[in-house]
C1' cells in the first nucleotide's frame, strides 16, 4: 500500500424488505421478600447507532470520504 470483515447502553450481542416509540442479556440504581446477605420478583435510569456528508417523504440499515480495530497479501529494508 491493495483487498476482506467489523464499529448499536457500562459489557456482550440483536435489530426483517429502509417505515411510525432503537431492544434482549448481564450490570448499575431504587423497591418487594429476609432477622442480614445472597437468590427470587418489580421497577427506573443509562443510546451523538464511530466521524462528516449524500440519496430518500423517510436512514442503524443505501451511497460516498475520513477515523479506529481484526485478518489474509504485496513491497522496501
Nucleotide at each position: 500500500g491493495c483487498a476482506g470483515c467489523c464499529g448499536u447502553a457500562g459489557c456482550u450481542c440483536a435489530g426483517u424488505u429502509g417505515g411510525c416509540u432503537a431492544g434482549a442479556g448481564c450490570g448499575u440504581c431504587g423497591g418487594a421478600u429476609u432477622g442480614u446477605g445472597g437468590c427470587u420478583c418489580c421497577g427506573a435510569a443509562g443510546g451523538u447507532c464511530g466521524c462528516u456528508g449524500g440519496u430518500u417523504c423517510a436512514a442503524g440499515c443505501c451511497c460516498a470520504g475520513c477515523c479506529g480495530g481484526c485478518u489474509g497479501u504485496a513491497c522496501c529494508a
Overview
The RNA shown here (transfer RNA) has 77 nucleotides and comes from Rhizobiales bacterium 65-9. It matches the Rfam family "tRNA". It is annotated as a transfer RNA. Its mean pLDDT, the model's own confidence on a scale to 100, is 80.